[in-house]
Context: one part of a larger RNA
RNA sequence: AGCCAACGGUGGAUGCCUUGGCGCCAAGAACCGAUGAAGGACGUGAGUGACUGCGAAAAGCUGCGGGGAACUGUCUACUAAGUGUUGAUCCGCAGAUGUCCGAAUGGGGAAACCCAGCACUCGUGAUGGAGUGUUACCCCGGCCUGAAUACAUAGGGCCGGUGGAGGGAACCGGGGGAAUUGAAACAUCUCAGUACCCCGAGGAAAGGAAAGCAACCGCGACUCCCUGAGUAGCGGCGAGCGAAACGGGAAGAGGCUAAACCGUGUCAGUGUCAAGCCUGGUGGCGUUGCUGACGCGGGGUUGAGGGACCAUGAGAUUGAGCACCAGAUCAAUCACGGAGUUACCAAGUUGCUGUGUAGAAGAACGGUUCUGGAAAGGCCGGCCGUAGUGGGUAAUAGCCCCGUAUUCGAAACACACGCAACCUCCGCAUGUCAUCCCAAGUAACGCGGGGACCGAGAAAACCCGCGUGAAUCUGUGGGGACCACCCCAUAAGCCUAAGUAUUCCUUGGCGACCGAUAGUGAACUAGUACCGUGAGGGAAAGGUGAAAAGCACCCCGGGAGGGGAGUGAAAUAGUACCUGAAACCGUUGGUUU
Numbered sequence: 001a002g003c004c005a006a007c008g009g010u011g012g013a014u015g016c017c018u019u020g021g022c023g024c025c026a027a028g029a030a031c032c033g034a035u036g037a038a039g040g041a042c043g044u045g046a047g048u049g050a051c052u053g054c055g056a057a058a059a060g061c062u063g064c065g066g067g068g069a070a071c072u073g074u075c076u077a078c079u080a081a082g083u084g085u086u087g088a089u090c091c092g093c094a095g096a097u098g099u100c101c102g103a104a105u106g107g108g109g110a111a112a113c114c115c116a117g118c119a120c121u122c123g124u125g126a127u128g129g130a131g132u133g134u135u136a137c138c139c140c141g142g143c144c145u146g147a148a149u150a151c152a153u154a155g156g157g158c159c160g161g162u163g164g165a166g167g168g169a170a171c172c173g174g175g176g177g178a179a180u181u182g183a184a185a186c187a188u189c190u191c192a193g194u195a196c197c198c199c200g201a202g203g204a205a206a207g208g209a210a211a212g213c214a215a216c217c218g219c220g221a222c223u224c225c226c227u228g229a230g231u232a233g234c235g236g237c238g239a240g241c242g243a244a245a246c247g248g249g250a251a252g253a254g255g256c257u258a259a260a261c262c263g264u265g266u267c268a269g270u271g272u273c274a275a276g277c278c279u280g281g282u283g284g285c286g287u288u289g290c291u292g293a294c295g296c297g298g299g300g301u302u303g304a305g306g307g308a309c310c311a312u313g314a315g316a317u318u319g320a321g322c323a324c325c326a327g328a329u330c331a332a333u334c335a336c337g338g339a340g341u342u343a344c345c346a347a348g349u350u351g352c353u354g355u356g357u358a359g360a361a362g363a364a365c366g367g368u369u370c371u372g373g374a375a376a377g378g379c380c381g382g383c384c385g386u387a388g389u390g391g392g393u394a395a396u397a398g399c400c401c402c403g404u405a406u407u408c409g410a411a412a413c414a415c416a417c418g419c420a421a422c423c424u425c426c427g428c429a430u431g432u433c434a435u436c437c438c439a440a441g442u443a444a445c446g447c448g449g450g451g452a453c454c455g456a457g458a459a460a461a462c463c464c465g466c467g468u469g470a471a472u473c474u475g476u477g478g479g480g481a482c483c484a485c486c487c488c489a490u491a492a493g494c495c496u497a498a499g500u501a502u503u504c505c506u507u508g509g510c511g512a513c514c515g516a517u518a519g520u521g522a523a524c525u526a527g528u529a530c531c532g533u534g535a536g537g538g539a540a541a542g543g544u545g546a547a548a549a550g551c552a553c554c555c556c557g558g559g560a561g562g563g564g565a566g567u568g569a570a571a572u573a574g575u576a577c578c579u580g581a582a583a584c585c586g587u588u589g590g591u592u593u
Stems, first nucleotide, its partner, number of pairs: 001592009015578001016543002020514002022511007029503002031167002039101003042055003046079002049075003061095006070083003106115003116135007137164002139161007171202001172200005182189001186236001212219002223250004233241002254495003257439001261298010276285002278327006303473001305438004310431004315334006336427005348422005353416005359408003365381004370377001382399002384388001390402003444468007454480001475490005530537002550577001553564004
C1' cells in the first nucleotide's frame, strides 16, 4: 500500500409523518372608493426584535347578544403589575376613535415631508405659536351678473349635488392587432382576430321582441346546450378552413317613444272696426288672432297593416270656460276592471315566514397478576346506534375527550321568497277608408374596403369611407346576380328578467392528487434574504421525546468538548437531536508482497 471483516466519523439518501399545497364539487358572494379605497409609512405593550392586532381613545373603547372560569395574542420563556361568578379573557352584531402617505383634492414635493389662506377657539404684555373646521379640478342643476354689440351671447360669480376621478383575479363588449409555425421552400392562405396593448361596463356582460326564417306547408324575440356535420360550401380547390335552417332540450315576458291630431308656454314674423273668444241666440271683450321655430302635457305604437281625423255608443257626483239659457267638451273625486317594485311602470312602508352572521342539547364499557414504558392491542363479558365521517388521548377506542346523526337557537344587522295590509300605477268599443301621419342626407345606387363557410367569384344580404340621392301603404325591404309571379317582413329610436360565462373571495365537502429536490416561488421571519441604477429576477431552510422529565452533582479542560452520575422505553433520542444509505475519511483485527 492492496484486499477482507468488524466498529466509527462525515454526509443527509431512504422509510414514516404533516401544520402546507394542488384539483374538483355544491351553495353563497360578486364589488371597494371624496363619509377618503386598494396598498403602505410611522407609531402603539411594564420590560418588545419580528409577526399579528390596533391608531395619539393605538394587542385596544362603548352598547347589545352568546358563553361560563379562568385571563393579560404568536415566536417565548421569565419577572413585575393586574383583571375575573357584581360574569373577565373569548365569539358574534352594531357603533366610536381612526396619525401620515396614497385618486390624494389648500399650494408645493425627491410618497409617508415642507409651506399656507379664511372662520372660530386657546395661548403670549406682544410677535412667533396651538387646536377644530374649511379651501383641487371637471360635470350637472338653479340663481345673480355681464363684453366686443342695442336685445343677446361668450365670460365671471354664488348656491346645491350619497355626481365623476382611483383600485380589483377571471369572465364580457368594443377599438387596435403580430410573429414563430403549417403549407415539408414561399408570397395568396394558415397560425388568428390568437398573443399582446387600449377603452368601457356588470354581477354577469352581450343579444333581444322580425324590414327574421321558410317554401307554396308552415314557424313566431333573444341567449345557451345536443343534433344537423366535419355535412353544404370556401380553398396557390394546396395546407387547411368550415356554416345555417329543420329537429330535441334549458329558460321563457314583453314593453316604451317619434310622427299625424288637440291643448299650452316662450320667442320671431304678420295683422286694427278684421279674425278670434267651444257651438247657437243676445250682450260684452278685443294685439286676445294667424304663421313659423323650440319646449311641455294629452294622444299614439301596428303588418289578418296601424294610428290620427270623422260618426255612433258607453257609470255617479262636483267643477271649468267673458256673462245668461240650452247642448256638447274637458278636468277632478268616487265606483268598476286590471296590474305591481328587474323592463313594462311609479316611490315604497309594515307585519308574518325562512336563511345567514355567535351558539345549545346530544346515545352507549367494564375487567384483566396477558404483552408493553404506556393499551386504544390480546383475552373475557356487555352496551349504543337516525350517531361505526373525522380528529385527539403514551401503539390500533362506535361506548375516554372533541365531535358526528338528529333536534333546537338571535337582543342586533343583513338577505330572500311567499303571503297579507297599506300604498301606487294603468284602463273603452264599433264603423267608414275620403284626407293626414307612420323615424332622411336615411334607403337605394356607383366607386373603394371589411366581417361573415363565402380568398371577386354568378356574389345576394350585413357593416364602414367617398359621391349621387328617393318613396309614405297603389309605400318600402327581403326570399343568394337579375326579371316576372308568389310568399315573408315593416328599416333608418329606445328598454328588457331567466336560461349562459367566470371565481380575487366566503362556507362546507370530496380526491386510484403531492408528501419537503415533491406539492404553490413560499409547510419555516417568503415575494423574505440576496442580486440589479431600474423594469425585474429570486432562493435555501420541516421532524428530540408520550411528557423537557432539556442531564442536579462530581471529574479533565481557559473554553469548546468530553468522562461519570441522573432522567427516560430508548441518550449511537442530548436541542449540530426520528430513521441515518452511498460517495469520502479513519480505527482495530486478519491477510498478501
Record summary
This is a predicted structure of a 593-nucleotide part of an RNA (large-subunit ribosomal RNA, domain I) from an Acidimicrobiaceae bacterium. The coordinates come from a structure-prediction model, not an experiment, and the mean pLDDT is 81. It matches the Rfam family "Bacterial large subunit ribosomal RNA". It was read from a public genome assembly.